[in-house]
Predicted 3D model of a 72-nucleotide RNA (transfer RNA) from Talaromyces pinophilus. Its Rfam family is "tRNA". RNAcentral records the identical sequence in 3 taxa. The prediction has a mean pLDDT of 81.
RNA sequence: GGUUCUAUAGUGUAACGGUUAGCACGGUGAUUUUUGAUGUCGCAAAUUUGGGUUCGAUUCCCAAUAGGACCU
Repeated sequence: GGUUCUAUAGUGUAACGGUUAGCACGGUGAUUUUUGAUGUCGCAAAUUUGGGUUCGAUUCCCAAUAGGACCU
């Protein structure tokens, strides 16, 4: 330098173009307990960035950024 793959809560991982962006762990509040753990009921927290297509984009297209693989 070329080809290709990936990017979603703190972490891991889902999401036929129309979902309130889900689940698990974690965090936190209440409750239970003498205290703690467990259990129960809640809450907060995410689509890498910029354009494009579309009535509508996490999803499709282009470019960029970061990371991985292969070739040279």